[in-house]
RNA sequence: GGAACCGGCUGGACGGUCGCUGUAUCGCAUCGCGGUAUGGAGGAAAGUCCGGGCUCCACAGGACAGGGCGCCAGGUAACGCCUGGGCGGCGCAAGCCGACGGAAAGCGCCACAGAAAAUACACCGCCUACGUUCGCAAGAACCGGCAAGGGUGAAAAGGUGCGGUAAGAGCGCACCGCGCGGCUGGCAACAGGCGCGGCACGGUAAACCCCGCCCGGAGCAAGACCAAAUAGAGGAGCAUUGACGUGUGGUCCGCACGGCUCCAGGGUAGGUCGCUACAGGCGCUUGGCGACAAGCGUCGCAGAUGAAUGACCGUCCUCGACAGAACCCGGCUUACAGGCCGGUUCCCGCU
Numbered sequence: 001g002g003a004a005c006c007g008g009c010u011g012g013a014c015g016g017u018c019g020c021u022g023u024a025u026c027g028c029a030u031c032g033c034g035g036u037a038u039g040g041a042g043g044a045a046a047g048u049c050c051g052g053g054c055u056c057c058a059c060a061g062g063a064c065a066g067g068g069c070g071c072c073a074g075g076u077a078a079c080g081c082c083u084g085g086g087c088g089g090c091g092c093a094a095g096c097c098g099a100c101g102g103a104a105a106g107c108g109c110c111a112c113a114g115a116a117a118a119u120a121c122a123c124c125g126c127c128u129a130c131g132u133u134c135g136c137a138a139g140a141a142c143c144g145g146c147a148a149g150g151g152u153g154a155a156a157a158g159g160u161g162c163g164g165u166a167a168g169a170g171c172g173c174a175c176c177g178c179g180c181g182g183c184u185g186g187c188a189a190c191a192g193g194c195g196c197g198g199c200a201c202g203g204u205a206a207a208c209c210c211c212g213c214c215c216g217g218a219g220c221a222a223g224a225c226c227a228a229a230u231a232g233a234g235g236a237g238c239a240u241u242g243a244c245g246u247g248u249g250g251u252c253c254g255c256a257c258g259g260c261u262c263c264a265g266g267g268u269a270g271g272u273c274g275c276u277a278c279a280g281g282c283g284c285u286u287g288g289c290g291a292c293a294a295g296c297g298u299c300g301c302a303g304a305u306g307a308a309u310g311a312c313c314g315u316c317c318u319c320g321a322c323a324g325a326a327c328c329c330g331g332c333u334u335a336c337a338g339g340c341c342g343g344u345u346c347c348c349g350c351u
Base pairs, nucleotide, nucleotide: 001347002346003345004344005343006342007341008340009339010338012316013315014314015313016312017311018310020040021039022038023037024036025035026034027033028032042322046333047332049331050330051329052328053327054219055218056217057216066215067214068213069212070211071085072084073083074082075081086100087098088097089096090095101210102209106208108204109203110202123150124149125146126145127144131142132141133140134139158176159175160174161173162172163171177199178197179196180195181194183192184191185190223273224272225271226270234263235262236261237260238259244258245257246256247255248254278300280299281298282297283296284295285294286293287292317320
């Protein structure tokens, strides 16, 4: 100097004018206006995909069903998240990616091609030792043997090499792989090494299934409180046993209901709370590889409910992306113009 990888920060600045909204305070004299001061979107406020707090409902305990998760250890309120490690894959490397338990419990499936797709099989091919027949012989035919080579396929019944054989074959041996049993290291996942076995066990569980662990339901329109007018229901007292009205009935009689005042309660409209102070931010110290935890100090940082956070002007620059809270918090995922900082790897040149 070039090419990469990882982590963090930022997300136009300043000033003026006019608005919107929360809080505090003052005034009007009062339930709403006005003045002053001060606060007012994000790293994702998003998707609503996980986990928890909070609220109400249900609930003795256990099991089944259903759903989710799935290498090991740790962190956390909890998680499907994070950290560290193991194993596998990619990359020269820094580094990145991984639904990463079980196919020797059972069961299903494996298109096309191919002889054969799991009780292995024989299309091309290789062999003619043994046995039979023919032949003087060479050899031919039959009876057979083989799975090394070719071919098909995503996948072909351990791989490579040597020996062996008629040709071959774990048929024998060495190494690798695989299985079983000890040993060593590690908390563990796992790794290393030793011995035994000639090889038995194709793939697929994001097919059913088996094993282990976890899970009650609904959600702030949750839920709690205050509480009119009118109507209805309840209780107490008073009035009336007349008239009138309504219902029943074709009509009459009869029967039932309809009065006034007060009390307490339920519920609707409306209002208040829930509502933002917190598993909170920042700094330092200590413990830990780290996620994180503990201690001390410091800060107060939106809270609306037709729902605010905007508009215009001026100056400047590198000319400004994705996007807007609605109970809260921890994650994941997705979107994002440009800029800044730190660390690491590889290559080239010079010293």

This is a predicted structure of a 351-nucleotide RNA (Bacterial RNase P class A) from a Candidatus Competibacteraceae bacterium. Lineage of the source: Bacteria > Pseudomonadati > Pseudomonadota > Gammaproteobacteria > Candidatus Competibacteraceae. The sequence is in RNAcentral, with records from ENA. The model forms 94% of the base pairs in the Rfam consensus. Its Rfam family is "Bacterial RNase P class A". Rfam classes the family as a ribozyme. Rfam describes the family as follows. Ribonuclease P (RNase P) is a ubiquitous endoribonuclease, found in archaea, bacteria and eukarya as well as chloroplasts and mitochondria. It is recorded under the gene name rnpB.